[in-house]
Molecule: small-subunit ribosomal RNA
Organism: Anaerolineae bacterium
RNA sequence: AAAUUUUGGUGGAGAGUUUGAUCCUGGCUCAGGAUGAACGUUAGCGGCGUGCCUAACACAUGCAAGUCGAACGGUGAACCUCGUACUUAGUAUGGGGGGAUCAGUGGCGCACGGGUGCGUAACACGUAGGUGACCUGCCCUGAAGUGGGGGACAACCAUUGGAAACGGUGGCUAAUACCGCAUGUGCUUGAUCAUUCGUUUGGUUAAGUAAAGUCUUCGGGCGCUUUGGGAGGGGCCUGCGGUCGAUUAGCUUGUUGGUGGGGUAACGGCCUACCAAGGCGAUGAUCGAUAGCUGGUCUGAGAGGAUGAUCAGCCACACUGGAACUGAGACACGGUCCAGACUCCUACGGGAGGCAGCAGUGAGGAAUAUUGCGCAAUGGGCGAAAGCCUGACGCAGCAACGCCGCGUGAGGGAUGAAGGCCUUCGGGUUGUAAACCUCUUUUCUGGGGGAAGAGAAGGGACGGUACCUCAGGAAUAAGUCUCGGCUAACUACGUGCCAGCAGCCGCGGUAAUACGUAGGAGGCAAACGUUAUCCGGAUUUACUGGGCGUAAAGCGCUCGCAGGCGGCUUUGUAAGUCAGUCGUUAAAGGCCUCGGCUUAACUGAGGUUCGCGUCUGAUACUGCAGGGCUUGAGGUUAGGAGAGGGGAGUAGAAUUCCCGGUGUAGUGGUGAAAUGCGUAGAUAUCGGGAGGAAUACCAGUGGCGAAGGCGGCUCCCUGGCCUACACCUGACGCUGAGGAGCGAAAGCGUGGGUAGCGAACGGGAUUAGAUACCCCGGUAGUCCACGCCCUAAACGAUGGCAACUAGGUGUUGGUGGUAUUGACCCCAUCAGUGCUGUAGCAAACGCGUUAAGUUGCCCGCCUGGGGACUACGGCCGCAAGGCUAAAACUCAAAGGAAUUGACGGGGGCCCGCACAAGCAGCGGAGCGUGUGGUUUAAUUCGAUGCAACACGAAGAACCUUACCUGGGUUUGACAUGUACGUAGUAAUGAAGGGAAACUGGAAUGAGCCUUCGGGCAGCGUACACAGGUGCUGCAUGGCUGUCGUCAGCUCGUGUCGUGAGAUGUUGGGUUAAGUCCCGCAACGAGCGCAACCCCUGUCGUUAGUUACAUGUGUCUAGCGAGACUGCCGGUAUCAAGCCGGAGGAAGGUGGGGAUGACGUCAAGUCAGCAUGGCCUUUAUAUCCAGGGCUACACACACGCUACAAUGGCCGGUACAAUGGGCAGCCAAGCCGUGAGGCGGAGCUAAUCUCAUCAAAGCCGGUCUAAGUUCGGAUUGCAGGCUGCAACCCGCCUGCAUGAAGCCGGAGUUGCUAGUAACCGCCGGUCAGCUAUACGGCGGUGAAUACGUUCUCGGGCCUUGUACACACCGCCCGUCACGUCAUGGGAGUCGGUAACACCUGAAGUCGGUGAGCUAACCGUAAGGAAGCCACUGCCGAGGGUGGGACCGGUGACUGGGACGAAGUCGUAACAAGGUAGCUGUAGCGGAAGCUGCGGCUGGAUCACCUCCUUU
Repeated sequence: AAAUUUUGGUGGAGAGUUUGAUCCUGGCUCAGGAUGAACGUUAGCGGCGUGCCUAACACAUGCAAGUCGAACGGUGAACCUCGUACUUAGUAUGGGGGGAUCAGUGGCGCACGGGUGCGUAACACGUAGGUGACCUGCCCUGAAGUGGGGGACAACCAUUGGAAACGGUGGCUAAUACCGCAUGUGCUUGAUCAUUCGUUUGGUUAAGUAAAGUCUUCGGGCGCUUUGGGAGGGGCCUGCGGUCGAUUAGCUUGUUGGUGGGGUAACGGCCUACCAAGGCGAUGAUCGAUAGCUGGUCUGAGAGGAUGAUCAGCCACACUGGAACUGAGACACGGUCCAGACUCCUACGGGAGGCAGCAGUGAGGAAUAUUGCGCAAUGGGCGAAAGCCUGACGCAGCAACGCCGCGUGAGGGAUGAAGGCCUUCGGGUUGUAAACCUCUUUUCUGGGGGAAGAGAAGGGACGGUACCUCAGGAAUAAGUCUCGGCUAACUACGUGCCAGCAGCCGCGGUAAUACGUAGGAGGCAAACGUUAUCCGGAUUUACUGGGCGUAAAGCGCUCGCAGGCGGCUUUGUAAGUCAGUCGUUAAAGGCCUCGGCUUAACUGAGGUUCGCGUCUGAUACUGCAGGGCUUGAGGUUAGGAGAGGGGAGUAGAAUUCCCGGUGUAGUGGUGAAAUGCGUAGAUAUCGGGAGGAAUACCAGUGGCGAAGGCGGCUCCCUGGCCUACACCUGACGCUGAGGAGCGAAAGCGUGGGUAGCGAACGGGAUUAGAUACCCCGGUAGUCCACGCCCUAAACGAUGGCAACUAGGUGUUGGUGGUAUUGACCCCAUCAGUGCUGUAGCAAACGCGUUAAGUUGCCCGCCUGGGGACUACGGCCGCAAGGCUAAAACUCAAAGGAAUUGACGGGGGCCCGCACAAGCAGCGGAGCGUGUGGUUUAAUUCGAUGCAACACGAAGAACCUUACCUGGGUUUGACAUGUACGUAGUAAUGAAGGGAAACUGGAAUGAGCCUUCGGGCAGCGUACACAGGUGCUGCAUGGCUGUCGUCAGCUCGUGUCGUGAGAUGUUGGGUUAAGUCCCGCAACGAGCGCAACCCCUGUCGUUAGUUACAUGUGUCUAGCGAGACUGCCGGUAUCAAGCCGGAGGAAGGUGGGGAUGACGUCAAGUCAGCAUGGCCUUUAUAUCCAGGGCUACACACACGCUACAAUGGCCGGUACAAUGGGCAGCCAAGCCGUGAGGCGGAGCUAAUCUCAUCAAAGCCGGUCUAAGUUCGGAUUGCAGGCUGCAACCCGCCUGCAUGAAGCCGGAGUUGCUAGUAACCGCCGGUCAGCUAUACGGCGGUGAAUACGUUCUCGGGCCUUGUACACACCGCCCGUCACGUCAUGGGAGUCGGUAACACCUGAAGUCGGUGAGCUAACCGUAAGGAAGCCACUGCCGAGGGUGGGACCGGUGACUGGGACGAAGUCGUAACAAGGUAGCUGUAGCGGAAGCUGCGGCUGGAUCACCUCCUUU
């Protein structure tokens, strides 16, 4: 050291909250226990306890300390007895006895018991000791004694003052009251001799010094005096222990000591005189604040922390302050005196009082009880005793205030009753719960009995109580809090950021498990919650048991006193340390064991326990004392490097200025400019001169220094460091609170100096502004000397010293070795300075022999954020300011590191009609259409950046239609069901009324099933219900848009990381592509990409109506083939691939379409549909007529037609494709200028028709540059068509009219090939049409792409971040408003403790003796002594004064915190758009800006150095 065994010990739990998520740091909060509690709701019983925590505030009333007649003098009742008078009883009266009782003298007690916690930080308390420095009544015990005298004073009597309280004077009297004398065992004091360490003890001697009686059964008892001892009690002294503040650092004059004296029971500055000048203090004096201390109590695993109710020990106090008297004991709670405040009485002259005793009252307060019974018990006082007294105490009363115990019933009982609540309407739940049946009686009520507590007798407040017993009857007895998470327990309704909840996080804005109510559930239970406080959790003050690179935290650096710690060896000692003995550690409490109340709480007995002291022993370690050593430290010698410091001198380059020459119009500056300079000659250039400041290259993660810092060269003075070999001293060392010195830049003072630069300032720009960034100037300053200041991101954000713990590789300065001619190279070692890295550490980042590793010693510092590097106070400074350094209040976070995203006026790579290159447009005009706005009775609604605006709407005259006006209907225009009724029923529905809906009802007139009763359908009535284009797209489904046809988005397993996460998916290539290849702690997989599908291009083949027309043809409909980087060359990592070529109709995705990953936008739609909830029900439903959606100063969007000659017009002429058609398309022919009409063939369509199907095109003619033969708006007239109906409000035709417009500002859109552009044709919707829109079809048919710098959007990698609602983010400061706390403030008010002076009560002590006086002395006079008076010192209190400290308040004023939307800017976070931060100085509305110096906690690019790998 480890393992095992045995014994003892029985004990330690966390959670929520910072983030998008994570780890850490760190605070806040909760769950537990406790209480002298209070409040809310509720309440059956008993036992045991507890009960003014606030005003030590004031107190009415009663009681709380008396007793002894056996100390004494009096008073002298009842009763007994002897008389006398009258006498019936008896009454009156006198004597004797008797003694109740009462005040007084005297004794003892009143100093105990009881209360309270003001004061006190102290020998007050606790603990252990000392007293050779002391006292002690009553009690126990020992010794000796108790003789003989004297004089008074109360009571009482008389008199007298006063309202009273209380007295005055005179006289009488007793004692265990008082005083002499005698005796002296003893005791005290002095002297002296021994003894003791010592003031102890013993001997001798001198002087002094006592007493009281009373009772008696006559035995004695109780007392008294002196003294010894004891017990118990007390005084004093000492070691050690236990609060806070240094923003209290110096305090002290009786102070510290001595001598003499006084005083005390006793030591002592306790007091006094004199002498000396001491004493205390950073180990915290003094001062201030707070506080009774302890046993214990609560909590905690413990160590601790908090506390000091009840019970017990000690102390202090008794209205406030002071003082003494008496006494054994007091400076006295229910005594005295004085002063003060307050209250009361009063005849106004004076008096009385003290509940912090028990009750009780008022007040205060959230809050705390009866004016009870009894001395029966226990205890105390007095007494010989009986006994008396005892609000101590024993009991009772009140209070759930606490702890403990009991009960409110037990068993059975399912149709799972009713009711309630919920519901998916099925049911579920309340719930065996109830009802009901059986049973019991603890409690309760009534009746009966009835204690112990009292050891021989008597004596019981409690108490007719506890307890026992009988009867009755489930009878008399359950609440409270919670139910979002923590934290056990969930639904409905109401409410709608309201009302409210909340311990923290947080709930509530129309579906709230979080508010309120209900049902249900959970917890505890005669209680349950809340509030307050303490401990715990909190290892969150860390002794046990924390930290300081970046989270809070290393002093800017060094020297160094005290202190702390300290190398090797030896001897002694035994202080620390260890072991044992003895003493103490009060009782109660706690723990263990056993016992008593039915149990428990409660309680009895026994056992156990820290610490301190004593004695003895041990000697390893530490200490102390002595001796030795050399390795720590220092020194001597010889070398070495260096921007180390101070002073003096000196050199060259450059800038500027001055002079002169040459020379001419600009120069300078910027993003671009301007201010400025310049024709009085600048800039440029040459020569000469002046002056100041700084030292290019060398120059380097090079050197030196403690840090700040130090850079040309030379000289002088000077500090430190390194190396080598020997020698010397001998632990001389390390650290270092206070202290001292040094300390960048800025700044200050005095005096110089001033070239350049340059705060402030002036000007020019920029800008919305620009107190800035940029430019032109420029003062302090920068420089020197001397003196201050003393702060920095003073940083390695890392205190100093020492030891130990893998390496590798640079570099600086030495030394040694091998070797060499020599310089190198190489090896070893010492000292520095870098990088990388193992173990280990770390929250991670990272550190890693230069530690942030492992240890030791010492110092400094931290304890949530803000307030606050602040205020006040103190110290320093000339000032600026520095150092030290709080609180109120406020928040639930603030923070570190790392992760994933998003973002960047960061970087790299890449893509896209994104730009560029082009073509055609839009934006200007007129018109069409949509939207906004406006208007309106209504102009229904929705869509609103891209991604709304020719969008929903593939077609608003009525209808549509949802809007408006007016008129109708109310089971309804529409669906289902039930009940009843109805019969020329269903259906058709004439005349009449009406705008119509509707009303009206003539007339005509059916069906299905049938068990022949009837039923179905219809109509009417009633009830359920219908209906809603009403709201919520932020309750939803479905569908859709967009990023985006962008290439991405994920998963399983494995691995890495504490974790969020990462890896895979990054990298090198390549691609349209996360497409493929290679590499790789990854290996695979899924959704996307691609392919599979459709159309089209070539060929083959099959079939062919209605196509075509004799061709191996076109066309139509099928089926196949073909294209795969397959082949060749080049290139590449010889991979993927790329480039070129061949062949081919087509070549690298051939072209086009369909197809839209995970997700984003609370994107859009409740009016397409569906749907939860809400709302409405003679209306928000429904029907009808008319109107509106078509309005029109205006703005925007999408289009059409144009502005003309590449054209218009006229004539001629050529070539398509997709499609549609029966309430339809409509041929031929005829009529009309035409729209169209008549007509009727054909066609349910490859057949007929729209439709000869086209237009641009081509050919010919004309127009001739003009508002035209361009352009066609607008308008008039005349027609046609559809349709009940073209007025609002349709389309078309003909004739006439002939507007704007001559190519479009800023800006902006589309398009990369059969594309753009131009040209026409068809279709849907549709009666008709506003279609110039939308969807398709073909015809003609271009230009351009250097390229990726820039704009927009996107993808990947990386970087920064204070963003995560993710930059449309976050966020700073002034100003304005409100609330709150606080600093300053002319002052003002109050409190506390001192100080100086004045005054000075009572009283002790002292002085004096005018006055008075019984005992003693003396014959006397008188004396001694006392009283009393006066007086001195001290002295409470009061007054005056100037200060100190603390608090309240204060016009005004300073900043601070908080508050949903206020104002101004944009400082910071990204390179935050001027990198930021920082000390200092100036300036500015504000954030801030600028100068000087510093830091990286700065992005980006380049270079240098170093490292890793090869």